[in-house]
Molecule: transfer RNA
Organism: Succinivibrio sp.
RNA sequence: GCUGCUGUAGCUCAGUUGGUAGAGCAGCUGAUUCGUAAUCAGAAGGUCGUCAGUCCGACUCUGAUCAGCAGCACCA
Numbered sequence: 001g002c003u004g005c006u007g008u009a010g011c012u013c014a015g016u017u018g019g020u021a022g023a024g025c026a027g028c029u030g031a032u033u034c035g036u037a038a039u040c041a042g043a044a045g046g047u048c049g050u051c052a053g054u055c056c057g058a059c060u061c062u063g064a065u066c067a068g069c070a071g072c073a074c075c076a
Stems, first nucleotide, its partner, number of pairs: 001072007010025004019056001028042004049065005
């Protein structure tokens, strides 16, 4: 330098034909307990890496860009 893959909640990850986003764990609140843990219930938590484009409508399609990983190439 080229190619491919990945980027979604604090963490690990879903989200199949475009219709405005979920699970588990963690954390928070409450119940239970003499107390803790465990268990049960509830709520909260995201402008989907960034910037543009297409579209009535984009996590999803297109372009650029950033970060990580892998492969290939080059190299005095």